RNA sequence: GCCGCUCGUUCGGGAGAGAGUCCGCUAUCGCAAAACGACGCUGACCGCCGAAGGCGCAACCCCCCGGGAACGCUCAGGCAAAAGGACCGAACGAAAACG
Numbered sequence: 001g002c003c004g005c006u007c008g009u010u011c012g013g014g015a016g017a018g019a020g021u022c023c024g025c026u027a028u029c030g031c032a033a034a035a036c037g038a039c040g041c042u043g044a045c046c047g048c049c050g051a052a053g054g055c056g057c058a059a060c061c062c063c064c065c066g067g068g069a070a071c072g073c074u075c076a077g078g079c080a081a082a083a084g085g086a087c088c089g090a091a092c093g094a095a096a097a098c099g
Base pairs, nucleotide, nucleotide: 003099004098006094007093008092009091010090011089012088013087018046020045021044022043024041025040028038029037030036047079048078049077053075054073055072056071060067061066
């Protein structure tokens, strides 16, 4: 010096689970009209998911009131689409250490 590792940005891929029930509200649309229907918004209730986050542990690392998964729990979040999404890939950029 170059590459890897690490981090950041952008793009692409990316699973699971009820378009649940009920009361209420309501701009728009349908209708001659009415919350009657569609869509939407709280609230309550039941059933589920786990791959944002969070919590708890295992192997293991490690000595300390420790770290620790895609495992467990579901607080949060989610259960048509959209959005989000661990993780993977590519491009660009970046300091040291390490290889």
Annotation: Glycine riboswitch aptamer from Uliginosibacterium sp. 31-16, 99 nucleotides, folded computationally. Taxonomically the source falls in Uliginosibacterium (Bacteria, Pseudomonadati, Betaproteobacteria, Zoogloeaceae). Its mean pLDDT, the model's own confidence on a scale to 100, is 83. Its Rfam family is "Glycine riboswitch aptamer". Clan: Glycine riboswitch clan. The literature on the family includes a 2004 paper in Science by Mandal et al., "A glycine-dependent riboswitch that uses cooperative binding to control gene expression".